[in-house]
Context: one part of a larger RNA
RNA sequence: CUCUGGCUAAGGAACUCGGCAAAUUGACACCGUAACUUCGGGAGAAGGUGUGCCCUUUGGGGUGAUGGGACUCGCUCCUUGAGCUCCAGAGGGUUGCAGUGAAAUGAGGGUUGCGACUGUUUACUAAAAACAUAGGACUCUGCUAAGUCGCAAGACGAUGUAUAGGGUCUGACGCCUGCCCGGUGCUGGAAGGUUAAGAGGAUUGGUCAGCCGCAAGGCAAAGCCAUGAAUUGAAGCCCCAGUAAACGGCGGCCGUAACUAUAACGGUCCUAAGGUAGCGAAAUUCCUUGUCGGGUAAGUUCCGACCUGCACGAAUGGCGUAACGACAUCCCUACUGUCUCGGCCAGAGACUCA
Numbered sequence: 001c002u003c004u005g006g007c008u009a010a011g012g013a014a015c016u017c018g019g020c021a022a023a024u025u026g027a028c029a030c031c032g033u034a035a036c037u038u039c040g041g042g043a044g045a046a047g048g049u050g051u052g053c054c055c056u057u058u059g060g061g062g063u064g065a066u067g068g069g070a071c072u073c074g075c076u077c078c079u080u081g082a083g084c085u086c087c088a089g090a091g092g093g094u095u096g097c098a099g100u101g102a103a104a105u106g107a108g109g110g111u112u113g114c115g116a117c118u119g120u121u122u123a124c125u126a127a128a129a130a131c132a133u134a135g136g137a138c139u140c141u142g143c144u145a146a147g148u149c150g151c152a153a154g155a156c157g158a159u160g161u162a163u164a165g166g167g168u169c170u171g172a173c174g175c176c177u178g179c180c181c182g183g184u185g186c187u188g189g190a191a192g193g194u195u196a197a198g199a200g201g202a203u204u205g206g207u208c209a210g211c212c213g214c215a216a217g218g219c220a221a222a223g224c225c226a227u228g229a230a231u232u233g234a235a236g237c238c239c240c241a242g243u244a245a246a247c248g249g250c251g252g253c254c255g256u257a258a259c260u261a262u263a264a265c266g267g268u269c270c271u272a273a274g275g276u277a278g279c280g281a282a283a284u285u286c287c288u289u290g291u292c293g294g295g296u297a298a299g300u301u302c303c304g305a306c307c308u309g310c311a312c313g314a315a316u317g318g319c320g321u322a323a324c325g326a327c328a329u330c331c332c333u334a335c336u337g338u339c340u341c342g343g344c345c346a347g348a349g350a351c352u353c354a
Base pairs, nucleotide, nucleotide: 001349002348003347004346005345006344007343008342010340011339014338019335027051028050029049030048031047036041038172052094053093054092055091056090057089058088059087060086061085062084063083067079068078069077070076071074095099107333108332109331110330112328113327114325115324119131120130135170136169137168138167139166140165141164147156148155149154173320174319175318176317178250179249180248183247184246185243186242187241188240189239192238193237194236198232199231204226205225206224207223210219211218212217251269252268253267254266255265278312279309290306291305292304293303294302
């Protein structure tokens, strides 16, 4: 010097990203216990007091010795209540620094955010606000169900039957969940347009009996081969509707009131419709340490407001919410070697010597 323990004057978080670590608290009994609340909780809230040993004594519980009595004479019944023991007290005394004398054995309170809760998770850097959850909603499915696995047989679903089963979203509870169907999706519709194979077979070409020609060559029926127009032809798409707890979306400019400021009001452009309630510098606010208030001597954090929401917003849920949380932020009490600022002690290493 390092590690593991122990103690430490005065101060007591001044340490630090942050009370990390340590210290405090701690058992049992009694007293006492706030806001809030879903009336269950919160709660061991908080905050107090007591605890050893000896003597005397009270009440109650268990066991039941001994004695007495009765008769139906029994392994009977009634009564008495010693001793031992357990629980709860009362009075007095005594003792140490200290009586749950060691050890084991909650620190507490307040505010806010997020998630309702118990639970689950990255085996080996993340335990959480992530996942799940009960509850809510939409949607599919009438049973040989939908859906899933498999080439199939077959199996699961289910020895279930719409109060059932599958999928998707949301996530207890309370109050609620606004407007938009133009785009995309889904559902329904079928008049018209478009449209495949197929049906259809016009046309055209090849070949060729034959005909014309002195020849070269030309024309060319039937058949065969090839080509393949019109017409016909389903779903789909176009089209017409519905549907947002489907995917999603939810404006701009200008003017105006008898101080000023602001604009209930008016005008205009655009849109499918222009963000309602609630919340709001927020786990969302760039400018920003916004402004005001609180807390501090001093506060980029925190709490309460304001609203100018760069870029909240209603089941991609909005806003609240008791209880809960090894969650996150801020504050306070107690407590402390975290610190001012170090020191001492013990043990194990390191180091020196052997």

Background:
This is a predicted structure of a 354-nucleotide part of an RNA (large-subunit ribosomal RNA, domain IV) from a Pseudomonadota bacterium. The prediction has a mean pLDDT of 88. The full RNA is in RNAcentral, with records from ENA. NCBI's taxonomy places the organism under Bacteria, Pseudomonadati, Pseudomonadota. Rfam family: Bacterial large subunit ribosomal RNA.